């Protein structure tokens, strides 16, 4: 240094939930809240999920991602500590 993740230490992040705002929705943002994760830091490249409008069934089931999701997975990239 790379891979790896034992023990501790330093520094962080913030699920569900409710409130406010934006949005068609998904979801996002803010303060609260602490489920958890060794990258739960960042990136929409691949897959998955998500549908207001559009379109198609037939009583309304499917298709389509402009959008979103990094705490769905893979991948890329940066990074604290240091046992085997």
């Nucleotide at each position: 240094u790379a891979a790896c993740g034992a023990a501790a230490a330093u520094a962080g992040c913030a699920a569900a939930c409710g409130u406010a705002u934006u949005g068609a929705a998904a979801a996002a943002u803010a303060a609260g809240g602490u489920c958890g994760a060794a990258a739960a830091g960042c990136c929409a490249c691949g897959g998955g999920c998500u549908a207001a409008a559009g379109u198609g069934a037939u009583a309304g089931u499917g298709c389509u991602a402009u959008g979103g999701u990094a705490g769905c997975c893979g991948g890329g990239u940066u990074a604290c500590c240091g046992a085997a």

This is a predicted structure of an 84-nucleotide RNA (c-di-GMP-I riboswitch aptamer) from Evansella vedderi.
It was read from a public genome assembly, where an Rfam model found it.
The model forms 89% of the base pairs in the Rfam consensus.
NCBI's taxonomy places the organism under Bacteria, Bacillati, Bacilli, Bacillaceae, Evansella.
Model confidence (mean pLDDT): 81 of 100.